[in-house]
Molecule: Fluoride riboswitch aptamer (crcB RNA motif)
Organism: Alphaproteobacteria bacterium
RNA sequence: GAUCGCCAAGGGGAUGGGGUCCCCCAAAACCGCCUCGAGAGGCUGAUGACUCCUACCGACGA
Numbered sequence: 001g002a003u004c005g006c007c008a009a010g011g012g013g014a015u016g017g018g019g020u021c022c023c024c025c026a027a028a029a030c031c032g033c034c035u036c037g038a039g040a041g042g043c044u045g046a047u048g049a050c051u052c053c054u055a056c057c058g059a060c061g062a
Base pairs, nucleotide, nucleotide: 010025011024012023013022016053017052018051019050020049021048032043033042034041035040
């Protein structure tokens, strides 16, 4: 220095947390979309994917 085995193991993926899987990053990854007169206006979603809990909103009933 190479190979194999074992152990351990960070952060992030547009609003909180849990389980499984996937992807990205080593001061980076990441920080949604649309319109427009460039100053503003509007819309969706608690997920990166599946799923569960909670919060929020609306409708109905008691």